This is a predicted structure of a 346-nucleotide part of an RNA (small-subunit ribosomal RNA, central domain) from an uncultured bacterium.
It matches the Rfam family "Bacterial small subunit ribosomal RNA". Its family is annotated with ribosome and structural constituent of ribosome in the Gene Ontology.
Model confidence (mean pLDDT): 86 of 100.
[in-house]
Context: one part of a larger RNA
RNA sequence: UUGGGUUUAAAGGGUGCGUAGGCGGUUUGGUAAGUUAGAGGUGAAAUCCCGUUGCUCAACAACGGAACUGCCUCUGAUACUGCUGAGCUUGAGAAUGGUUGCUGUUGGCGGAAUGUGUGGUGUAGCGGUGAAAUGCUUAGAUAUCACACAGAACACCGAUUGCGAAGGCAGCUGACAAAGCCAUAUCUGACGCUGAUGCACGAAAGCGUGGGGAGCAAACAGGAUUAGAUACCCUGGUAGUCCACGCCGUAAACGAUGAUAGCUCGCUGCAGGCGAUAUACAGUCUGUGGCUUAGAGAAAUCGUUAAGCUAUCCACCUGGGGAGUACGUUCGCAAGAAUGAAACUC
Numbered sequence: 001u002u003g004g005g006u007u008u009a010a011a012g013g014g015u016g017c018g019u020a021g022g023c024g025g026u027u028u029g030g031u032a033a034g035u036u037a038g039a040g041g042u043g044a045a046a047u048c049c050c051g052u053u054g055c056u057c058a059a060c061a062a063c064g065g066a067a068c069u070g071c072c073u074c075u076g077a078u079a080c081u082g083c084u085g086a087g088c089u090u091g092a093g094a095a096u097g098g099u100u101g102c103u104g105u106u107g108g109c110g111g112a113a114u115g116u117g118u119g120g121u122g123u124a125g126c127g128g129u130g131a132a133a134u135g136c137u138u139a140g141a142u143a144u145c146a147c148a149c150a151g152a153a154c155a156c157c158g159a160u161u162g163c164g165a166a167g168g169c170a171g172c173u174g175a176c177a178a179a180g181c182c183a184u185a186u187c188u189g190a191c192g193c194u195g196a197u198g199c200a201c202g203a204a205a206g207c208g209u210g211g212g213g214a215g216c217a218a219a220c221a222g223g224a225u226u227a228g229a230u231a232c233c234c235u236g237g238u239a240g241u242c243c244a245c246g247c248c249g250u251a252a253a254c255g256a257u258g259a260u261a262g263c264u265c266g267c268u269g270c271a272g273g274c275g276a277u278a279u280a281c282a283g284u285c286u287g288u289g290g291c292u293u294a295g296a297g298a299a300a301u302c303g304u305u306a307a308g309c310u311a312u313c314c315a316c317c318u319g320g321g322g323a324g325u326a327c328g329u330u331c332g333c334a335a336g337a338a339u340g341a342a343a344c345u346c
Stems, first nucleotide, its partner, number of pairs: 003318004007300002012314001014201004021194003025088007033081002035077008049065006091191001092188003095184006103177007110154001114150008125136002162169002206247006215241002220236004258313006266291009295302002319346003328339004
C1' cells in the first nucleotide's frame, strides 16, 4: 500500500457556515464521451510460457506456436453513467395561518442573604476545632433593633423538563434579533447531500487597557497537626472571580459514539403541536427518556435517538516508550497553540 477498523482496546475534527472536489430523485427525446460487440492496423527482436529438436544429460542453443492483458482507426449496440432538450413532484426551499422555549443582544426593576457605616438596647465574652490556638473584643465586640450604602448571585417553582450548531443558557419585565415545530398542499421545480483549504463561533484559566471589588479565594502570612507537613483543618489575605473593549483558541470541548438519506418488531413515560369530539377507547407529526424483538458485539451493552442492514462524503488509526518531545514553519503581547519526526530502547 491493499485490507481492516475508530462507545470502552490505537483511532470522530470542539462546533457551525461554506469554496474546490466527490456523490446525487423521477419520466421521456437526442447524442454516443465512459461502457460494450465485431473487424482492421500496430504491439521490433531477445526474454517469459507451451511443443519439438541439437550439443552424451543439464545449463545453453535453434525452430514453431501462444502470449504481449496495451494503443489507434472503422462499423454497430444504447441498459447504466456522462452531456444536452422538454417535463414531473415525493427530496429541498418558499408562502399563509397557528404555536413553543433557562435561544441571543441591550435597557429597566425586585426581594432574600452577605459585608460595611451611623445610631439605639445591652455586657463579657465572641469565633473556630477532633481538640485547640492564631484572630476579634471594656477604645464596648458577639447578639439584637432601625436607617443608609456596596457588589455579586438569583432560594422555592425545578423535573431522566425546555432551548441552542457546539461552547452554553434560569429572579421579573420592555425593546430588538434569530430559530424550531405543527397545519394547509398555494408557489418554485432537484434548486440537493457531504465538504480538503478557508471563514466564523468557541467553558474555565490566562494576557492587555480602563473601571469595579460585597462574598469567595491561587499566591502569601500566621495558628494547629506531624518524625517532618513547603499539605489536608483553622484565622487572615492579594491576583482573580464582576463590567467594557481587545487577545488567547484550549478541556474527560463526552453520548469518550462525524454528517446526511433509506430500510428493519413492540411496550411504556414526558414535552410541543394537529385532529376529533359523546367523554371515552383510539390516531398523527416533531423532540426527549426507560425497557425490549430481529440483528449486532470480545463482552459490558446497543437496539427506529443503533453500536442492526445499506448508500454518499469528510476526519482519523496502524505495538509500548522516546513524545505531543526536538527541529523547522505559521499564529500569539506573553503564556503558549497548531503542524510534528528520528536516533535509541522493550